[in-house]
This is a predicted structure of a 107-nucleotide RNA (Glycine riboswitch aptamer) from an uncultured Granulosicoccaceae bacterium.

RNA sequence: CUGUAGACAUCUGGAGAGAGGCAAUUAACCAUUGCCCACCGAAGGGGUAAGCUAAGGCAUAAACUGCCACGGCCCAAGCUCUCAGGUUCCAAGACAGAUGGGAUAGC
Repeated sequence: CUGUAGACAUCUGGAGAGAGGCAAUUAACCAUUGCCCACCGAAGGGGUAAGCUAAGGCAUAAACUGCCACGGCCCAAGCUCUCAGGUUCCAAGACAGAUGGGAUAGC
């Protein structure tokens, strides 16, 4: 000097599901809190595959040769659970795009 990955930051886009009922609060509405019913999956979180190892067993004349496999390790997700969160707007929002950032690397 060139350029890249990540954490992170900014901007933009961003789905689903009751403006549910009762009570408190309030002039009233919204919001908030408690209780109840019905729902959603895309904050977060839990579970889960393949894989590795392996008690024991089966096949074979025999052998980690092949197969099954208690248990252990590892264990991803737009799958699943619905704890948390959410179900008008606002806020939030996995993820995506752009910009910044910029280790390792190259010259």
Its Rfam family is "Glycine riboswitch aptamer". Gene Ontology term of the family: glycine biosynthetic process. Its mean pLDDT, the model's own confidence on a scale to 100, is 81. Of the family's consensus pairs, 84% are formed in the model. It was read from a public genome assembly, where an Rfam model found it.